[in-house]
RNA sequence: AAGAGUUCUCAGGGCGGGGUGCAAUUCCCUACCGGCGGUGAAAGCCCGCGAGCGCUCAUUUUUCCUUCUUCGGGGAAUUUGAGGUCAGCAGAUCUGGUGUAAUUCCAGAGCCGACGGUGAAAGUCCGGAUGGAAGAGAACGUAC
Numbered sequence: 001a002a003g004a005g006u007u008c009u010c011a012g013g014g015c016g017g018g019g020u021g022c023a024a025u026u027c028c029c030u031a032c033c034g035g036c037g038g039u040g041a042a043a044g045c046c047c048g049c050g051a052g053c054g055c056u057c058a059u060u061u062u063u064c065c066u067u068c069u070u071c072g073g074g075g076a077a078u079u080u081g082a083g084g085u086c087a088g089c090a091g092a093u094c095u096g097g098u099g100u101a102a103u104u105c106c107a108g109a110g111c112c113g114a115c116g117g118u119g120a121a122a123g124u125c126c127g128g129a130u131g132g133a134a135g136a137g138a139a140c141g142u143a144c
Stems, first nucleotide, its partner, number of pairs: 003142001005140006016030004031124002033113002035049004044111002052089002055083004061077006093109005115127003
């Protein structure tokens, strides 16, 4: 010095009040919340990424079809693991102002939010999750 490698650490917030009802933090009114990287300047809604579901592949168990039986072949459900390629669930912003520059700041008005569960439909409750991870940082280390 910081390109590779190794190890370690960290890595998500939010229902307060009222209404209806036998029952709702799930419905209605109101309230509240906003991961990571990038972007001429600070972003939930500009461009991407991440967990989950799904998908594909492998696998465990069960079962069905085909067959006289075995072998073989095919289907369904299920367990565990892997993949991240393409595409999906999967999303949401405009107007005005300042400025060299902002859908990022300021003002105003809007909009969005995985899966499973629940006595009743959930961004906010419970669960998978003491998990995983985008990524951030530290130490060692050494190419140069």
Predicted 3D model of a 144-nucleotide RNA (FMN riboswitch aptamer (RFN element)) from Yoonia maritima. Model confidence (mean pLDDT): 77 of 100. Lineage of the source: Bacteria > Pseudomonadati > Rhodobacterales > Paracoccaceae > Yoonia.